[in-house]
Context: one part of a larger RNA
RNA sequence: GGAUGAACGCUGGCGGCGUGCCUUAAGCAUGCAAGUCGAACGGGACUUAUCCCGCAAGGGGUGAGUUCAGUGGCGGACGGGUGAGUACAAGCAAGGAACGUACCCCUUACUGUGACAUAGCUCGUCGAAAGACGGGGUAAUAUCGCAUGAGGCCUCACGGUCAAAGCGCUUAACCGCGCGGUAAGGGAGCGGCCUUGCCCCUAUCAGCUUGUUGGUGAGGUAAUGGCUCACCAAGGCUAUGACGGGUAGGGGGCGUGAGAGCGCGACCCCCCACAAUGGCACUGAGACACGGGCCAUACAUCUACGGAUGGCAGCAACUGGGAAUCGUUGGCAAUGGACGAAAGUCUGACCACGCGACGCCGCGUGAGGGAUGAAGCCUCUCGGGGUGUAAACCUCUUUUGACCCGCCAUGAAGGUGGGUAGAAUAAGCACCUACAAACUACGUGCCAGCAGUCGCGGUAAUACGUAGGGUGCAAGCGUUAUCC
Numbered sequence: 001g002g003a004u005g006a007a008c009g010c011u012g013g014c015g016g017c018g019u020g021c022c023u024u025a026a027g028c029a030u031g032c033a034a035g036u037c038g039a040a041c042g043g044g045a046c047u048u049a050u051c052c053c054g055c056a057a058g059g060g061g062u063g064a065g066u067u068c069a070g071u072g073g074c075g076g077a078c079g080g081g082u083g084a085g086u087a088c089a090a091g092c093a094a095g096g097a098a099c100g101u102a103c104c105c106c107u108u109a110c111u112g113u114g115a116c117a118u119a120g121c122u123c124g125u126c127g128a129a130a131g132a133c134g135g136g137g138u139a140a141u142a143u144c145g146c147a148u149g150a151g152g153c154c155u156c157a158c159g160g161u162c163a164a165a166g167c168g169c170u171u172a173a174c175c176g177c178g179c180g181g182u183a184a185g186g187g188a189g190c191g192g193c194c195u196u197g198c199c200c201c202u203a204u205c206a207g208c209u210u211g212u213u214g215g216u217g218a219g220g221u222a223a224u225g226g227c228u229c230a231c232c233a234a235g236g237c238u239a240u241g242a243c244g245g246g247u248a249g250g251g252g253g254c255g256u257g258a259g260a261g262c263g264c265g266a267c268c269c270c271c272c273a274c275a276a277u278g279g280c281a282c283u284g285a286g287a288c289a290c291g292g293g294c295c296a297u298a299c300a301u302c303u304a305c306g307g308a309u310g311g312c313a314g315c316a317a318c319u320g321g322g323a324a325u326c327g328u329u330g331g332c333a334a335u336g337g338a339c340g341a342a343a344g345u346c347u348g349a350c351c352a353c354g355c356g357a358c359g360c361c362g363c364g365u366g367a368g369g370g371a372u373g374a375a376g377c378c379u380c381u382c383g384g385g386g387u388g389u390a391a392a393c394c395u396c397u398u399u400u401g402a403c404c405c406g407c408c409a410u411g412a413a414g415g416u417g418g419g420u421a422g423a424a425u426a427a428g429c430a431c432c433u434a435c436a437a438a439c440u441a442c443g444u445g446c447c448a449g450c451a452g453u454c455g456c457g458g459u460a461a462u463a464c465g466u467a468g469g470g471u472g473c474a475a476g477c478g479u480u481a482u483c484c
Stems, first nucleotide, its partner, number of pairs: 001484004006480005013363006019356002021321001026319002030316003035074003040071002043068011081274003091198006099191003104187008112146004121136006151162004166179004200246003207237003212234008249271004253264004276297005299310004327353001329352003335349001336347004366396004376387004402420007428473005434453002439468005449456002
């Protein structure tokens, strides 16, 4: 000198774009953050149209709509957060073979025929609640048979084995059209696995290892493999640093530097890991699953004391910690995502607004004229000198701010055009011995104090304090911390 997710002191006009818990992976009141589909299915409630019975009250049927929970499907494995753990791990780079893949695209074949359950519902029981249990009965694209077998799998072969589901529109009905379903093959994208290389400090860590190293066989997995097990052999790693200890998520990148390098990994993107702590599996194409489940532990809440409930490292908010880091805002209008045939619903992703000079950038605080030069203040050799064209005063302009009016839109926020008055609403901070741009007066008297270094201060201090003046930067200026 440059830089920062900064903080502190003094000061502070506006806008744009960014950015904002680096500390306790501490604890969390409240609200919201993942639903959707009635064109898969049967019901309950309400509204409405219409028909039938009835003198009426009312009862029953059909159709349409809204809504509620339930069965079923798809999605909740994405998106969002955090960096605890992790050092041949993960990541990055280059390769590899023994794999998987819902939705999407392409191709081929098929989509026939039966069945019994169950939730909702109703009746009853227990419980403070959460909830649980029993009887009855019901639907489906839920579940299970049979048939067929182009094709796949097993097999040397014979042979064996593996399917399916309907819904909507139209029609008098079939037909037809659309969305689906099953099997098989291919693709795209995505993912799992393996190998090699790169990858921090430490020898005041020198030996480490028994599923350990290899083989045979078996199990397991989507798949290779001590991944697991039985048996056999006795191997494997290591001063080219094993093992141990410490620290740490990695990369694209970022800062600095002429470069080599050194330091860092906030924001944005990719990968990894985690979801109170530890463990486990279920479902599923995909999880060992942040807002799913079970168990244990700690903590917290409710309780009728029998028992039950919870997990903000989602967005806000709160408490605590800290030098320190924001609103319990608006909207799905845009982009993207889930579901749906669609209309649409949901979306604290996202888009906007709000707060903070936290950063970068831009603009303004007026412009021109105006005296041998007012007053005040400072200084003085008392003559003068400085502040200083600075002010006053004259002329002009209106950025910004204030107020008023209009226009734009699938539009929350907002954007845009015009007008009115008025120089009006707007300057500070640090420094002035040398390094290093900038000097005098007074006060103080090794005191009070300053200080990055050398050093200043003990009676004329350009180094302390104040004032005048000056220098530098400027809505900032200094200080502290850290990196180059």